Transfer RNA from Ginkgo biloba, 74 nucleotides, folded computationally. Rfam family: tRNA. Taxonomically the source falls in Ginkgo (Eukaryota, Streptophyta, Euphyllophyta, Ginkgoales).
Order: sequence, then C1' cells, then structure tokens
RNA sequence: UGCGGGGUAGAGCAGUUUGGUAGCUCGCAAGGCUCAUAACCUUGAGGUCACGGGUUCAAAUCCCGUCUCCGCCG
Repeated sequence: UGCGGGGUAGAGCAGUUUGGUAGCUCGCAAGGCUCAUAACCUUGAGGUCACGGGUUCAAAUCCCGUCUCCGCCG
C1' cells in the first nucleotide's frame, strides 16, 4: 500500500438493521435518610455523535472525502 473493525457526556458502552425526543451503567453536584460516613432514595449538570461536504421536510444513522485508534495479510 491493501482489507476489516472502531471514534457518541469525565470513564465504559447502546442506539445505525427500519432516518423522526440522543440514552444506559459508573462517576460528579445538590437534597433526603443517618449521631456520622458508606450504602440506599430523589433530582440535576454535563454532548459541535472524530472532522468537512452532499442527499432529505428532517442525518449519530444514508452517500463521498479526510483524520485518528486497533487488528489482519505481505
């Protein structure tokens, strides 16, 4: 060079099949409970969905290109 897979909240991931509210667990913050901490319960904050463009009424999702990580072949 070639082929395959991945990139979505601080961390790990789902969502792509069938385009239509961006979610789960942990973590973080506040409150409750407790003598107190942990645990438990409630609520909240946190996302240019790697980047650029195209299609569409509408794109994390479809199409094209680029970057980057992992693996395979030589």
The coordinates come from a structure-prediction model, not an experiment, and the mean pLDDT is 82.
The same sequence occurs in records of 10 taxa.